[in-house]
Molecule: transfer RNA
Organism: Minisyncoccota bacterium
């Protein structure tokens, strides 16, 4: 230098190919409550992601297109 892949709650992750409609779902964690003599376990509930960033297409974009950034891999 060229090519490919990845980036979503605090963490891990589903959804992206094939655009649509409950509040972007789940697990762990956190917070509140219940249970318990207490803790743990268990049960109920809550908060938390403008989907890396910018632009485009579209009535509508996490999802499609282009660019940028960071990371990983391959070739030279």
């Nucleotide at each position: 230098g060229c090519c490919g892949c990845c980036u979503u709650c605090g963490u891990c992750u589903a959804g992206c190919c094939c655009g649509g409609u409950u509040u972007a779902g789940g697990a762990c964690g956190u917070c509140g409550g219940g249970u318990u003599c207490u803790c743990a376990u268990c049960c109920c509930g809550a908060a938390a992601a403008u989907c890396a960033c910018c632009a485009g297409u579209u009535c509508a974009a996490a999802u499609c297109u282009g660019g940028u950034a960071g990371g990983c891999g391959g070739c030279a």